c-di-GMP-I riboswitch aptamer from a Bacillota bacterium, 85 nucleotides, folded computationally.
C1' cells in the first nucleotide's frame, strides 16, 4: 500500500405520515418526522414494478399501449469515511 469482509469512533442518509407545491396520473420537490440502510451516495444501460395524459379497441363498462416515473425493486457503471478481527 490493495484487496475482501465490518467490530469500534466519528459521523452520513431519511421509509411511513402530516403540511405546502409541482404533475393527467404514477411521482417528484421543500420543511416537519424516523421505519431502516455499509453506498439507502450519483447514474435509466438492462431486467422487473408503477401510472396511461395522448393513442388505438369498444354502444357503454372498461381493456391495450411509454415517449412518463420508480435508484428505498434487482443488476450493471462511477464514486466515497475509517478501519480491529
Nucleotide at each position: 500500500c490493495a484487496a475482501u469482509u465490518g467490530a469500534a469512533a466519528g459521523g452520513g442518509c431519511a421509509a411511513a405520515c402530516u403540511u405546502a407545491u409541482c404533475g393527467a396520473a404514477a411521482g417528484g420537490u421543500a420543511a416537519g418526522g424516523a421505519c431502516g440502510c455499509a453506498a439507502a451516495g450519483c447514474u435509466a444501460c438492462a431486467a422487473g414494478u408503477c401510472u396511461a395524459a395522448g393513442g388505438u379497441g369498444g354502444a357503454a363498462a372498461c381493456a391495450c399501449u411509454a415517449u412518463g416515473a420508480c435508484g428505498g425493486u434487482u443488476g450493471g457503471g462511477c464514486u466515497g469515511c475509517c478501519a480491529a478481527a
It was read from a public genome assembly, where an Rfam model found it. The source organism's lineage runs through Bacteria, Bacillati and Bacillota.